[in-house]
Context: one part of a larger RNA
């Protein structure tokens, strides 16, 4: 390399969202002959092989016909198939148009009510408060607890769900205003305009970083009680960055369905979202049929099992990405990116 693999054994890149080159590509009709396919002509050195025949008494060795050398080049001929004409035609993929529905999909500002703490004032008096028990801690300067009032910052009980909504991160109180996507009919319209994608662009939780603002609760790091043989910890008292907000980095996460992406095809039964037609009725609900999602079982099949099973890990095509014993190692070096932290990319001696 070839040949086997990627749901858990080594592998699916965070999304592949946009999309470049590249690969691959529906239905027909004419043309072309570049692939392709036959016919024939040239070259494909000899030696060597392989085979028939001769020479050395025989082999070995020699010598000579013939095949091999199957590949390229010109000619002519063929038009199924693939290709190519910027042909001509269709509509089953793809997309547009109309007419309807859903939703925490996104951005920006606008409000509300609960409950934490803080503040002032009441009322009231000795404890609270924390644990397995404790103590630190708060409290006679008047606390807890209880009422009124204000302050300010965070997160939205119940609805709630096996539920929706996004490409993935991920999104939940309500109202506006911008705005991105889907699903169903209708079958008007365009006429292949698609797939899938190396580099590229871009989005990307938490945590970290810079500038400035902001802090109510929580809370790494500290600080102090406790436990414990010790306890750099679990508990408990406080409490700094941080956690939220603008703007800029950072690009990682068990970024998971641990399962790349499109397309077709291969039994069904039950929930459930969100259309749609038909039934039935005054009308809504049921109940039959249907599209597109999301859960549970499950035929065949597949799997080493386990388990997948029309939302595939089943039957096939097309395109990318990746794996190759373990340890060294996701490490050095060396380049790129970063403000850093690092990230990306990425081995070898050597053990075994």
């Nucleotide at each position: 390399c070839u040949g086997g693999g990627c749901g858990u054994a080594a592998a699916g890149a965070g999304u592949u969202g946009c999309g470049u080159a590249g690969g691959c590509g529906g239905u027909u009709a004419a043309g072309u002959a570049a692939g392709u396919g036959a016919a024939u002509a040239g070259u494909g050195a000899a030696a060597c092989u392989g085979u028939g025949u001769g020479g050395c008494u025989c082999a070995a060795c020699c010598a000579u016909g013939c095949a091999c050398c199957c590949a390229u080049u010109g000619u002519u001929c063929a038009a199924a198939c693939u290709g190519c004409u910027u042909u001509g035609a269709c509509u089953a993929g793809a997309g547009a148009a109309u007419g309807g529905a859903a939703g925490a999909g996104g951005u920006u500002g606008c409000u509300a009510g609960a409950a934490u703490u803080c503040c002032u004032a009441g009322u009231g008096u000795a404890g609270g408060g924390g644990u397995g028990a404790a103590a630190u801690c708060c409290g006679u300067a008047g606390a807890u607890a209880u009422u009124a009032g204000g302050a300010g910052g965070a997160a939205u009980a119940c609805c709630a769900a096996u539920g929706g909504c996004g490409u993935a991160g991920g999104c939940a109180g309500g109202c506006a205003a911008c705005u991105g996507g889907u699903c169903c009919a209708u079958u008007u319209c365009u006429g292949a305009c698609g797939c899938u994608a190396a580099g590229g662009c871009a989005c990307g939780a938490a945590a970290g970083c810079g500038u400035g603002g902001g802090g109510a609760g929580c809370g790494a790091u500290c600080g102090g009680g406790a436990u414990u043989a010790g306890a750099u910890a679990c508990c408990c008292c406080g409490g700094u960055a941080g956690u939220c907000c603008a703007c800029g980095c950072c690009g990682u996460a068990a970024a998971c369905g641990a399962u790349g992406g499109a397309u077709g095809c291969u039994a069904g039964u039950u929930g459930u979202u969100c259309g749609g037609a038909g039934u039935a009725u005054c009308g809504a609900c049921c109940c039959u049929c249907u599209g597109a999602g999301u859960a549970a079982c499950g035929a065949a099949g597949c799997u080493a099992a386990c388990g997948c099973g029309u939302u595939a890990a089943g039957c096939a095509u097309c395109c990318c990405g990746c794996c190759u014993g373990u340890g060294g190692a996701g490490u050095a070096c060396g380049a790129g990116c970063g403000c850093a932290a690092g990230c990306u990319u990425a081995a070898a001696a050597c053990a075994u």